[in-house]
RNA sequence: GCCUCCAUAGUUUAAUGGAUAAAAUUCUAGGCUUCGAACCUAGCGAUGGGAGUUCGAUUCUCUCUGGAGGCA
Numbered sequence: 001g002c003c004u005c006c007a008u009a010g011u012u013u014a015a016u017g018g019a020u021a022a023a024a025u026u027c028u029a030g031g032c033u034u035c036g037a038a039c040c041u042a043g044c045g046a047u048g049g050g051a052g053u054u055c056g057a058u059u060c061u062c063u064c065u066g067g068a069g070g071c072a
Stems, first nucleotide, its partner, number of pairs: 001071007010025004018055001027043005048064005
């Protein structure tokens, strides 16, 4: 320098272009307990930035950023 892939919650993963983006775990609160752990209930929390296509984009296209790999 060229090519390919990846980017969703603090973390690990879902979601044929279509209802309020779904879980687990973490964290917080409550219950339970003599106190904790475990368990039960509830809550907080996310689509990397920008543009385009579309009635509608996490999903398709372009570009930028970051990461991984391959070739030279």

Transfer RNA from a Patescibacteria group bacterium, 72 nucleotides, folded computationally. The source organism's lineage runs through Bacteria and Bacteria candidate phyla. It matches the Rfam family "tRNA". It is annotated as a transfer RNA.